[in-house]
């Protein structure tokens, strides 16, 4: 250098192909409150994220274009 893959909560992750609800769901962390003589267990409930920038669209986590990092191959 070319080509092919990924990048969502504090960690893992669904969700993307084939756009569309309100509030991007679930687990593990954590916060309060309930429960308990205390604790734990167990129950509610709450915050928390779509790598960036630009395009197409009435509308973008999704489609297309470039970047940045990570990974495979090939030279």
């Nucleotide at each position: 250098g070319c080509u092919c893959c990924g990048a969502u909560c504090g960690u893992c992750u669904a969700g993307c192909c084939c756009g569309g609800u309100c509030a991007a769901g679930g687990a593990c962390g954590g916060a309060g409150c309930c429960c308990u003589c205390u604790c734990a267990c167990g129950g509610c409930u709450c915050a928390a994220a779509c790598u960036c920038g630009g395009g197409u669209u009435c509308a973008a986590a999704u489609c297309c274009c470039g970047a940045u990092c990570g990974g495979a191959g090939c030279a």
This is a predicted structure of a 75-nucleotide RNA (transfer RNA) from a Candidatus Micrarchaeota archaeon. The coordinates come from a structure-prediction model, not an experiment, and the mean pLDDT is 81. It matches the Rfam family "tRNA". It is annotated as a transfer RNA. The sequence was found in a public genome assembly.